[in-house]
RNA sequence: AGAGUUUGAUCCUGGCUCAGAACGAACGCUGGCGGCGCGUUUUAAGCAUGCAAGUCGAAGGGUCUGUUUUUUCACGAGAACAGACACUGGCGCACGGGUGAGUAACACGUGAGUAUCUACCUUAAAGUGGGGGAUAGCUGGUAGAAAUAUCAGAUAAUACCGCAUAUGCCGAGAGGUGAAAGUGGCUUUUGCCACGCUUUAGGAUGAGCUUGCGGUCCAUUAGCUAGUUGGCAGGGUAAAUGCCUACCAAGGCGACGAUGGAUAGCCGGCCUGAGAGGGUGUACGGCCACAUUGGGACUGAGACACGGCCCAGACUCCUACGGGAGGCAGCAGCUAAGAAUAUUCCGCAAUGGGAGCAAUCCUGACGGAGCGACGCCGCGUGGAUGAUGAAGGCCGAAAGGUUGUAAAAUCCUUUUAUAUGGAAAGAAUAAAGACAGGAAUAGAAUGCCUGUCAUAUGACGGUACCAUAUGAAUAAGCCCCGGCUAACUACGUGCCAGCAGCCGCGGUAAUACGUAGGGGGCAAGCGUUGUUCGGAUUCAUUGGGCGUAAAGGGCAUGUAGGUGGUUUUGUAAGUGUGGAUUUAAAGGCGUAGGCUUAACCUAUCGCAUGGUCUGCAAACUACAAGACUUGAGUAUAGAAGGGGAAACUGGAAUUCCGCGUGUAGGGGUGAAAUCUGUAGAGAUGCGGAAGAAUACCUGUGGCGAAGGCGAGUUUCUGGUCUAAUACUGACACUAAAAUGCGAAAGUGCGGGGAGCAAACAGGAUUAGAUACCCUGGUAGUCCGCACCGUAAACGUUGCACACUAGGUGUUGGCGAUUGUAUCGCUAGUGCCGCAGCUAACGCGUUAAGUGUGCCGCCUGGGGAGUAUGCUCGCAAGGGUGAAACUCAAAGGAAUUGACGGGGGCCCGCACAAGCGGUGGAGUAUGUGGUUUAAUUCGACGAUACGCGAAAAACCUUACCUGGGUUUGACAUCCAUUUGACCGAUACAGAGAUGUAUCUUUCCUUCGGGACAGAUGGACAGGUGCUGCAUGGCUGUCGUCAGCUCGUGUUGUGAGAUGUUGGGUUAAGUCCCGCAACGAGCGCAACCCUUACUGUUAGUUGCCAUCAGGUAAUGCUGGGCACUCUAGCAGAACUGCCAGUGAUAAACUGGAGGAAGGUGGGGAUGACGUCAAGUCCUCAUGGCCCUUAUGUCCAGGGCUACACACGUACUACAAUGGACUGCACAAAGGGUAGCAAGACCGUAAGGUGGAGCCAAUCCCAAAAAACAGUCCUCAGUUCAGAUUGAAGUCUGCAACUCGACUUCAUGAAGCUGGAAUCGCUAGUAAUCGCAGAUCAGCAUGCUGCGGUGAAUACGUUCCCGGGCCUUGUACACACCGCCCGCCACACCAUCCGAGCCGAGGACACCCGAAGUUAUUACCCUAACCGCAAGGAGGGGGGUACCUAAGGUAUGCUUGGUGAGGAGGGUGAAGUCGUAACAAGGUA
Repeated sequence: AGAGUUUGAUCCUGGCUCAGAACGAACGCUGGCGGCGCGUUUUAAGCAUGCAAGUCGAAGGGUCUGUUUUUUCACGAGAACAGACACUGGCGCACGGGUGAGUAACACGUGAGUAUCUACCUUAAAGUGGGGGAUAGCUGGUAGAAAUAUCAGAUAAUACCGCAUAUGCCGAGAGGUGAAAGUGGCUUUUGCCACGCUUUAGGAUGAGCUUGCGGUCCAUUAGCUAGUUGGCAGGGUAAAUGCCUACCAAGGCGACGAUGGAUAGCCGGCCUGAGAGGGUGUACGGCCACAUUGGGACUGAGACACGGCCCAGACUCCUACGGGAGGCAGCAGCUAAGAAUAUUCCGCAAUGGGAGCAAUCCUGACGGAGCGACGCCGCGUGGAUGAUGAAGGCCGAAAGGUUGUAAAAUCCUUUUAUAUGGAAAGAAUAAAGACAGGAAUAGAAUGCCUGUCAUAUGACGGUACCAUAUGAAUAAGCCCCGGCUAACUACGUGCCAGCAGCCGCGGUAAUACGUAGGGGGCAAGCGUUGUUCGGAUUCAUUGGGCGUAAAGGGCAUGUAGGUGGUUUUGUAAGUGUGGAUUUAAAGGCGUAGGCUUAACCUAUCGCAUGGUCUGCAAACUACAAGACUUGAGUAUAGAAGGGGAAACUGGAAUUCCGCGUGUAGGGGUGAAAUCUGUAGAGAUGCGGAAGAAUACCUGUGGCGAAGGCGAGUUUCUGGUCUAAUACUGACACUAAAAUGCGAAAGUGCGGGGAGCAAACAGGAUUAGAUACCCUGGUAGUCCGCACCGUAAACGUUGCACACUAGGUGUUGGCGAUUGUAUCGCUAGUGCCGCAGCUAACGCGUUAAGUGUGCCGCCUGGGGAGUAUGCUCGCAAGGGUGAAACUCAAAGGAAUUGACGGGGGCCCGCACAAGCGGUGGAGUAUGUGGUUUAAUUCGACGAUACGCGAAAAACCUUACCUGGGUUUGACAUCCAUUUGACCGAUACAGAGAUGUAUCUUUCCUUCGGGACAGAUGGACAGGUGCUGCAUGGCUGUCGUCAGCUCGUGUUGUGAGAUGUUGGGUUAAGUCCCGCAACGAGCGCAACCCUUACUGUUAGUUGCCAUCAGGUAAUGCUGGGCACUCUAGCAGAACUGCCAGUGAUAAACUGGAGGAAGGUGGGGAUGACGUCAAGUCCUCAUGGCCCUUAUGUCCAGGGCUACACACGUACUACAAUGGACUGCACAAAGGGUAGCAAGACCGUAAGGUGGAGCCAAUCCCAAAAAACAGUCCUCAGUUCAGAUUGAAGUCUGCAACUCGACUUCAUGAAGCUGGAAUCGCUAGUAAUCGCAGAUCAGCAUGCUGCGGUGAAUACGUUCCCGGGCCUUGUACACACCGCCCGCCACACCAUCCGAGCCGAGGACACCCGAAGUUAUUACCCUAACCGCAAGGAGGGGGGUACCUAAGGUAUGCUUGGUGAGGAGGGUGAAGUCGUAACAAGGUA
């Protein structure tokens, strides 16, 4: 410090997620040791048991015990000493310890203040005199279960009460008021000392009170307040104060957020962060609050009191039922709750606290130990050597690799562990004791002060630590390995099981699941979960934005607020710079030190932020006073304008009405119909009526703040601009709240209503059509008044001011100029464009640039502008405006494609123009379906279907049935064994096969080898699966003209450019231009064939000339001229001419030529697309079978048959059929072959075999054609299916299931619906021939030649394709994407008749305890009084206040609720197709 995730890719916006640190944690797996810390975050829920606050006998009287002693005969009694104890009394119990419920408050923090108090402590001063009356304990009695209560009697004090005195206090003064207590020690008996007691004045400490400032959320809480705000008087308090009461006044608080609600103890600090911040308040420390819930006071220096009291409520316990007792949020511990948190331990040795003169006692504070890896820190689980790189595991085709120096083995060490032994510090300048010295005192002692000495005291604990012995001995796990993120292989699984923080893995080859091996990380821990900060500049002060991503208010006026021109003087609030003080300690940082180190602890100084007081400065802001004119405004003079309001006046058009002319339609549409018209429409002429709107002018022209404003005239009225002068003198800018204006639609009332036109009706369209189209038509549109208050109210751009290149239009005004030119200034309004900005698009003096001021608004998508509350409105609705839940995206701009019922250009038998077919019939063949034991398998739009198959009777054959076989039908190797194998015969069998018999080896170094059989083992075998694991091959787009690269340039980038443009071409073919220049794969050419010529060569070919011969024939001699054959050359290149074009490329025409513009045909198929086809050609990974899914055999099947489709053949006839005659090919094939002539058969064919391994012989007849005869339009002399009979051929074998022949039979069919196919010339059409396969089987396929057309105007349309451009919400790319209703499931929410709680508030009732006041009743020791009595006190009563409780009302809030509503989510539900392309009605 960043990374992943939206896309095909890119940049941006934006959310989600991750890597870090931390924790009072919990859970899972694992677990050796030590140190230091921490440990009920939940339920302020309830608690058994024990302990947590006592102490003082030197305050008091006593009781008990012990010892000694006196006395007594003894019992007993007395005294002294010691110890213990209840009671009275003193001090303490208000500290320490716990918890965080309440509290939004002077509670806390920080600073300031004062009208106050302060026990113990301390300093100073003064005093401590003299009396009195009680009472507990105790004794006796009573009640009660107990707790406890009560009566009588006696008694003490440092208990209580007067009196005296007093520096004091109050008061102006007079005067008034007003204390005390003793105990112990020493002593020369005079006193001294110690601890107390009282008063006063200080200190210290602690506390009370007041106050400035600071720190939470909600405005869907906007008004709150009657003791309320102030005053006077009184009361009250330690103390100021409405703290309380009476009276008077009417104040006080609040958008700088009162009141209300929600939440919360606050802080030092802690966590995080670069910081600013954010989160947090456990432990430690400070403050506050609380102590079962609520209320109350008493005592006291201090409490309204955790281990005190009273009352009320709830709960628990005891009970004799009459009454009582209790309060762990002290330490342990228990129950419940919960994911979850410890011992009913030891000790007062240390530190501290209480009491005491002290010894000492008490102390669950504290010091320690125990439990818990809960955290932090440290140590260990061994070290060195060790290669045959052991074994085993895992991987690999093998070689081998890896685990891995790892192990073993050898040598060594001993932290730790175990055992034994030794052994600290914490503890002594303390207290107490002894000794010595000193001061004061007249003086002694105790005492006080100083010094010295020795001694005692340890919970932890025989602990830390040390030594010795033993022996590598006792000690490693957890998570992860697809990317982020370090680390990969195998097997298993097969969208299952599962994983997952995000993206996402898993559907048979998973580095993502599970396991193993290996690896990575951390380590006594490792992961997970939760939470906080960080990353997140993702609430932005530091440090963000608002044209299109979320975001500028519809517009204006203007209040508060914020901000504000030039200049002078002053002040000093802000500001700057010094000083003082505070910011407790601890913590943090720095430095140093102590535990072996560290964590931890200690010390010291400094730092850090804020507050308060104060000195100085005066630039800036502010404030005060004064001045100025440039901001702003006013006046005068001009100017333009659909600015606004009202009244009035036109013309054109439309519709309606009247009359006339006139006759059959009109209207409307894509086409129609509804509609209208012979009762006279439409058309046309004249006249009249009504309402609305204002053609042309009209213009990115004008005006207005926006909405908006358009005939003309008049009246009233707002704003703007220009030119100069004069005046005011900052009067300004912005703008929450508020107020006004505000299109259309809509609402109310009253008018008006021609045209148009929601709703509605009808007609069409359509599968439907509640639409688009048509015919009608009501609200409305118009006017007046009043509401509404919203719009894509948009420049999607708030207002004001300043600055920052220009160019070019246009509107208004002014100036210069001789000027209707031109130039300049200014206010608007447009376009282009520099710098700059921007994610890009774009903006660009009219900023989206650079700055300032102010306002408004945004913070992922959906839910949702919804719910609810409030508010406005007559209503419709408007304003304000959430959450639960859900997703990992939603979005902007641009890029490349693809697509469009977008556009432009171009091509193709694509259409058109033609010719012939298919679709109808019969048959053949393939496919689907069905059937079957099996009908083997594959191929399925184009690009499957006479396809794989260039030949299914057996074989083929993969399928079925049945019968066999298991190292196998086939290959290689090893071991053992046999000696043959082969062959022949016979029998059984459907055969395979089995059995039997016969026959029978070679080489040899004698070991054996070759070959073959058998047995065993490795292995063979598989047309079994996966073409979605693959190679190879193939189809298709498409023989379409495209597809790319290097360098350069350009853009943030994906990309672009080149390859686009102008021409041209069959062509990205060529030319020109151009930020491109070149290149590659394609195109073309090179290759084959065909067409012409020359030359060479002539056998098997040919025969012109010569000769011979035949019935005839190149038959023979001869020849190689010609044809032909097959080699080599030539020939065609837009080369020539003319025109067009740009002088180019090229095109058009012509000449010549066998051939003319790639001459015809073929081979040749770019980058890629379709997960196209093929695992059954072959090859091949993986999986599967292995007495079977292998292999052998027989038979069957692949040939089935209601039906559907494709491809063909033959026809339907006369351009024909039949018969007769007769002519002309090419290309092929032939020895397991082709086979001539001849003979036989009606024929298929048979007999026989000349010739031929082929330019020689044969297949072989070419057929249509041509000539002649018959048929004469019929289901025929057409057509030939089907069937019967008889045959032929092939073959082991024609039943299932071959072909052919003859005779007989003679079906459908008379030119084929919708639709659809091929073909542009030697082509279509038509005619036959050959070949492959093959024993046989051809309507199929592949070739060959014969005869031989028609048509193409043209590119509007259909299909396909190419290039450019445009839109896009598509990218699996339109067979795309996607919306809504309904149905189903689940989830959260809202409303809801109500029901059940909780909490405030208000009114009233009742009213405990208690303070205060009061009291006529009752009681009453101290004081006064001679007494009566009084003062004072107490009880009881009464009054005010008041907790809990009750009644009633309304509010807030929670739970639940029949039913209702919308929302969200959910692989394959229904209906349509609204949006994205002109999305088919933008």
Small-subunit ribosomal RNA from a metagenome, 1482 nucleotides, folded computationally. The sequence is in RNAcentral, with records from SILVA.